[in-house]
């Protein structure tokens, strides 16, 4: 330099172009316990890497950029 893949709560993952972006775990609160762990219940937390475009509607499709990984040179 060329090409390919990935980027969504703190973490790990979902989401045929269509409802308020879901689940697990963690954190926090309560119950339980002598205290803690475990268990049970509940709460909080991401406008989806950034900017545009297509569309009635974009996490999803297109373009550029940023970051990470890989292949080739």
């Nucleotide at each position: 330099g060329u090409c390919c893949c990935c980027g969504u709560g703190g973490u790990g993952u979902a989401a045929c172009g269509g409802a308020u972006a879901a689940c697990a775990u963690a954190c926090c609160u309560g119950c339980c316990u002598u205290c803690g762990a475990a268990g049970c219940a509940g709460u909080u937390g991401a406008c989806u890497g950034g900017a545009g475009g297509u569309u009635c509607g974009a996490u999803u499709c297109c373009u550029c950029c940023c970051g990470g990984g890989g292949a080739c040179a």
The RNA shown here (transfer RNA) has 73 nucleotides and comes from a Candidatus Wildermuthbacteria bacterium. The coordinates come from a structure-prediction model, not an experiment, and the mean pLDDT is 81. The same sequence occurs in records of 2 taxa. It matches the Rfam family "tRNA". Rfam describes the family as follows. Transfer RNA (tRNA) molecules are approximately 80 nucleotides in length. By type it is a transfer RNA. The RNAcentral record of the sequence draws on ENA.